[in-house]
Notes: Small-subunit ribosomal RNA from a metagenome, 1530 nucleotides, folded computationally. The RNAcentral record of the sequence draws on SILVA. Rfam family: Bacterial small subunit ribosomal RNA.
RNA sequence: AGAGUUUGAUUCUGGCUCAGAGCGAACGCUGGCAGCGUGGAUUAGGCAUGCAAGUCGAACGGGAAGCUUUAAAUUCAAGUUUUCGGACGAGAAUUUGAGGUGAAUAGUGGCGAAAGGGUGAGUAACGCGUGGGUAACCUACCUCGAAGUUGGGGACAACCCCGGGAAACCGGGGCUAAUACCGGAUGUGAUUCUCUGAUGCAUAUCAGGGGGAUUAAAGGUGGGUCUUCGGAUCUGCCGCUUUGAGAGGGGCCCGCGUACCAUCAGCUUGUUGGUGAGGUAAUGGCUCACCAAGGCUUACGGUUAGCCGGCCUGAGAGGGUGAUCGGCCACACUGGGACUGAGACACUGCCCAGACUCCUACGGGAGGCUGCAGUCGAGGAUCAUUGACAAUGCGCGAAAGCGUGAUCAUGCGACGCUGCGUGGAGGAUGACGGCCUUCGGGUUGUAAACUCCUGUCAUUCGGGAAAAAUUGUACGAGAGUUAAUACCUCUUGUAUUUGAUGGUACCGGAAGAGGAAGCCACGGCUAACUCUGAGCCAGCAGCCGCGGUAAUACAGAGGUGGCGAGCGUUGUUCGGAUUUACUGGGCGUAAAGCGUAUGUAGGUGGUUUUGUAUGUCGGAUGUGAAAGCCCAUGGCUCAACUGUGGAACUGCAUCCGAAACUGCAUAACUAGAGUACAGGAGAGGAGAGCGGAAUUCUUGGUGUAGCGGUGAAAUGCGUUGAUAUCAAGAAGAACACCGGUGGCGAAGGCGGCUCUCUGGAGUGUUACUGACACUGAGGUACGAAAGUUGGGGGAGCAAACAGGAUUAGAUACCCUGGUAGUCCCAACCGUAAACGGUGUGCACUUGGUGUGGGGGGAAUUGACCCCUCCCGUGCCGGAGCUAACGCGUUAAGUGCACCGCCUGGGGAGUACGGCCGCAAGGUUAAAACUCAAAGAAAUUGACGGGGGCCCGCACAAGCGGAGGAGCAUGUGGCUUAAUUCGAUGCAACGCGAAGAACCUUACCAGGGCUUGACAUGGGGACCCUUCGGGGGUGGUAGCGAAAGUUACCUUUACCAUCACAGGUGCUGCAUGGCUGUCGUCAGUUCGUGCCGUGAGGUGUUGGGUUAAGUCCCGCAACGAACGCGACCCUUGUGUCUAAUUGCCACCGCAGGUGAUGAGCCUGCGAGCACUCUAGACAGACUGCCCGCUUACGCGGGAGGAAGGUGGGGACGACGUCAAGUCAGUAUGCCCUUACGCCCUGGGCUGCACACGUGCUACAAUGGCUGGUAUAGAAGGAUGCAAUAUCGCAAGGUGGAGCAAAUCCAUAAAACCAGCCUCAGUUCGGAUUGGAGUCUGAAACUCGACUCCAUGAAGUCGGAUUCGCUAGUAAUGGCGUAUCAGCUACGGCGCCGUGAAUACGUUCCCGGGCCUUGUACACACCGCCCGUCACAUCAUGAAAGCCGUCUGCACCCGAAGUCGCUGAUCCAACCUGCAAAGGAGGAAGGUGCCGAAGGUGUGGGUGGUGAUUGGGAUGAAGUCGUAACAAGGUA
Repeated sequence: AGAGUUUGAUUCUGGCUCAGAGCGAACGCUGGCAGCGUGGAUUAGGCAUGCAAGUCGAACGGGAAGCUUUAAAUUCAAGUUUUCGGACGAGAAUUUGAGGUGAAUAGUGGCGAAAGGGUGAGUAACGCGUGGGUAACCUACCUCGAAGUUGGGGACAACCCCGGGAAACCGGGGCUAAUACCGGAUGUGAUUCUCUGAUGCAUAUCAGGGGGAUUAAAGGUGGGUCUUCGGAUCUGCCGCUUUGAGAGGGGCCCGCGUACCAUCAGCUUGUUGGUGAGGUAAUGGCUCACCAAGGCUUACGGUUAGCCGGCCUGAGAGGGUGAUCGGCCACACUGGGACUGAGACACUGCCCAGACUCCUACGGGAGGCUGCAGUCGAGGAUCAUUGACAAUGCGCGAAAGCGUGAUCAUGCGACGCUGCGUGGAGGAUGACGGCCUUCGGGUUGUAAACUCCUGUCAUUCGGGAAAAAUUGUACGAGAGUUAAUACCUCUUGUAUUUGAUGGUACCGGAAGAGGAAGCCACGGCUAACUCUGAGCCAGCAGCCGCGGUAAUACAGAGGUGGCGAGCGUUGUUCGGAUUUACUGGGCGUAAAGCGUAUGUAGGUGGUUUUGUAUGUCGGAUGUGAAAGCCCAUGGCUCAACUGUGGAACUGCAUCCGAAACUGCAUAACUAGAGUACAGGAGAGGAGAGCGGAAUUCUUGGUGUAGCGGUGAAAUGCGUUGAUAUCAAGAAGAACACCGGUGGCGAAGGCGGCUCUCUGGAGUGUUACUGACACUGAGGUACGAAAGUUGGGGGAGCAAACAGGAUUAGAUACCCUGGUAGUCCCAACCGUAAACGGUGUGCACUUGGUGUGGGGGGAAUUGACCCCUCCCGUGCCGGAGCUAACGCGUUAAGUGCACCGCCUGGGGAGUACGGCCGCAAGGUUAAAACUCAAAGAAAUUGACGGGGGCCCGCACAAGCGGAGGAGCAUGUGGCUUAAUUCGAUGCAACGCGAAGAACCUUACCAGGGCUUGACAUGGGGACCCUUCGGGGGUGGUAGCGAAAGUUACCUUUACCAUCACAGGUGCUGCAUGGCUGUCGUCAGUUCGUGCCGUGAGGUGUUGGGUUAAGUCCCGCAACGAACGCGACCCUUGUGUCUAAUUGCCACCGCAGGUGAUGAGCCUGCGAGCACUCUAGACAGACUGCCCGCUUACGCGGGAGGAAGGUGGGGACGACGUCAAGUCAGUAUGCCCUUACGCCCUGGGCUGCACACGUGCUACAAUGGCUGGUAUAGAAGGAUGCAAUAUCGCAAGGUGGAGCAAAUCCAUAAAACCAGCCUCAGUUCGGAUUGGAGUCUGAAACUCGACUCCAUGAAGUCGGAUUCGCUAGUAAUGGCGUAUCAGCUACGGCGCCGUGAAUACGUUCCCGGGCCUUGUACACACCGCCCGUCACAUCAUGAAAGCCGUCUGCACCCGAAGUCGCUGAUCCAACCUGCAAAGGAGGAAGGUGCCGAAGGUGUGGGUGGUGAUUGGGAUGAAGUCGUAACAAGGUA
């Protein structure tokens, strides 16, 4: 940094997709170790269990257990003693009482419980962030300072007694302490009042002075001294009270910033402000009374969301996000409320209401994991009901200490980041195996084995930390305090004590390569390729797309690539995407300029002066928390991680400074803009009047049979008189010619003439105003046609409608009619391809040429012409721009200002909602879903019922046929056991087949064979041999249809096996080769250059010419190649050479005939002149002449056998048709006792039918009979066969000659003569009967030929269609390959006779070139539209129904604050002896407010809904053919 994907290809526009990085992730496969992090994102769903907030006895009363002292009792008892009954009895145990110690538990009291911890439901907000303010405030504990700590009193818990209750708990009576509670004293101070000074933005604040009033407290403990043992006193520490200050914390207020929706545009009544009061720590409508009527506007409403430091991404600007860590906020089952307190409206407090759960004796109670673990549920998904207070911190305490699910640790999870390992070196018979293979080999691969090493991690054994610093205690030392050497405090030394993790990290020893590699991909993007399997199936796929029998894309395998304890997938964010464009995009045709103007807000704004300082620029100060990022340097072996320092934090605020630009203020100016004046131009607008032509109608005249209409017709009109024509009249609408890319208008638009009213622009000239300007969201006005409402009008035209045609249909195009409408008045509508598809204004930037208006100059008698200035309107073009087309001073160029609009195609300019409208409808304007394109311009082709030019037996002009008949032959179809297979428009169909009775033969039935009918190689036998080698391998008999098989014999004379043979089996859409066709048409390309961003173009187009891209000329082209032509064969003329089998003129001889003649015929000799044969050469080149022409060439002529490629043939460019052929051969796959091979018989010949190609005919240009004449080419040895002879004939017998210019073979039409005389015939010959011949083992299926007899259809052929332009068509015969024979009438050749016609290119068909349009490119046999039918999907409407949120009105009204009341009750204070009273309170009651709840009525939103509307997508459905070509009606 880009890449893939629209096309046949190209450029552009434009979307979709990919490669990167990230994550609190999840899923699949796999999984060795360690460190550091991290882990309920979903149901703020419900929760069992345990723990998460206590502590202080140095505030207080009481005081359990334990220990101890003492006393008593009981039991036991060593031992002593004994009269043996007992006595004493240290000691032990138990119980009880009293004292001490001890301090658990509960209570009073203090502090804490408002922290720490969790979560993100709510919140769009002063909630958060940032910067300020507080002169409008509070602050427990802590620090510093000042002062004080006095004297009294009365209670209540605990406890005891009684009572209620299931319990929770409660009530009554009695005793009692305090640092609990209540008065009193004192008053440094504080508050209040006042004075002075200072300061400040105001209320005020601070300092000082004065006087009056109000206002405090609590003790505990250590030590010393004295004591009458009651206490007194000194002192330390802790506490308490008042107050000042500080620190830290908090409350409140303000500027700025803080998501989306305008299909939410108006909201608001405590609302906005004032006065007064209340309330609060404090300002304030915070609350209330009164007064005024204000206030806000992206408000109000809806949706979503905790905010930030940061995190991810990005080059940045931005975009996304708000886990862990840190700051702030909010919440604690849901809703409401206050109490206590320094602090709460309080997570593990209280009260009330509600839902839910639990207990219950049914009366009533209890609870709140969004603390740590854990459980259920839901979910794709997230851990242990662990250890410890050792450390850090917090609470309490004087302290020891206690508590702490904060925290520190460990565990689980590859969830992430980081590190390490799974071994290293050597090792080639390149082993085995796997895979591939062209079978040679290659690859896996130094990989393994093997040898020598190493020892990280894991295992095992042993050693073994740091984290610990304290505090306390003991003993010392020093300092402070003090009267004090006491106590206490501080500093310090020694000793001792404290570790959850954990015997962990780490270190050492031992052993052994031993325990440790997977995942994904391999068609392109994107690194990496082969085989096999399967066969549009199974499947893959992020996009393009793979898969229909040779898949690098599916699945498996081998190999390779990538990453690696991970790898892929899914989801999601940014990037790429300049695809929302601030950086950094566009709007003529791709999406996109409002139909036009006017104008409000806003934005922007000419020249000069002065001031100011809003923006702007510079400097300074404060802040921008820490962590994070970055840099430097340290610590863990490294790294991740982490310590320290720096930088940065682009921001905000304040102060100082600058004054160019901008803003503001000020004073001026005239170049922008406007006003006045003058004379011209104009379909500019409105109203009124007038005019002629035409059309239709009415009346009258003339006049007759048609008119009208069309491609052709018909409907229609007309004998009741049309059309036509003449005259008169009526009506409405529109204004020919002029008329013009001429004029005017903002646009829509405006056209006869005259008058009236009226708008604007231009030109010219001076004068005036003095920036008054430009644009313009909303707003307003105008706005074609059609349409709507009411009233008129209505000639023509004409939706709808009717009829006639056309058509398969024709709800159309065409025709005949015809109503709304078109016209006028009044009012709506508000849209058009309202287009220059181009918003408005201003400025600048080379030109040429028209035209409209005005002015100036010069000139003229004058109008023109000419030069020039301004304004308008066209064309062509330069630079520049543009993807290209194109635009180009009238910009789409270069800039400025402002507005509108666009962001893939479809869904859709649609739905819903709003606004407008009488309606039709307009305007604003989505989503679900679906596709990978949709599109613009240009290119090359192809195509067109587009155009131009040209050619061809293409048409036309002719000749002869086919299509009708019979037969032959091929095909389709049908049939069949089989009718083998292939060829199928031209370009299959007398084609493969140059010849199916068997064979052929591939098909069918039946019978057989298995190394085979055929080939090669290998082994062992046998025979012959010149030792090299070569050759060979039966007969008889049986069975049988044959093939074959069985047996036997003989002189030797075969055996059995492996590789393989064989296949007309499949695919011609895997192929080679060959062929057909366009087409013997004139085309198809290349190199270099040039043009174009490019595909491409040029050349090859153009003007001529040709059969031809043949040639010439011109030309940004110059050359070249394959084709054309020529070269080759044949034929036509001549020359030379040659001479047998050919020839025979001259010459000679012989024979015949004749007349012994001439002549003729035959043979021989001689000869090669001629013909022929076959070799070489010549000849023709537009060479010559005339005309035309620049040239090429064309027309005519001469000469010549031949004249303009002389005739014919061979020869077929680049390519097209997946054209034909696997059955000619080659080739992959398939079969292998069969899909191979052999045999017999059958079939390929089958016949209601259809088609193609032919033959024979239908007759007189003929048939029959007889006679006569003349060819060429080709063939012949298993062959051709003569003379002769037999047969009516086919043919038989026989065999001369010939391996051929020698022998073999009648040419037929034609011509001559005769008969037939127009008939189904003397035409025609099918069919059938009979008799034969030939070939062949064999003519039944199924041969050909002959003879006799029979004698069918057919009398010239519908629509339609074929061939042919000269030795051609037509017509006549002859030959030949195949072949035993033949179905040949077919094929290939040969010669005989031998025409007609072509005006011409309009049309049909095919082709070539140029051009044009195109939505086609599989290329018109293309593409493509809509209804209907079926299926699926999403969505709108809908009678309703169900939820949820919410407004308003009213009802009820808990707890509770506040207010009022308080006749009942009350220890402290006062008066009082007391009773009692007072002061002050309390219960209770009540009022306002008030949550939940209820009723009614609205609104929003979601779901569902019979039915219904359109939409999208689907396999080859149905009907038509609307669009793309002039798409057949542009």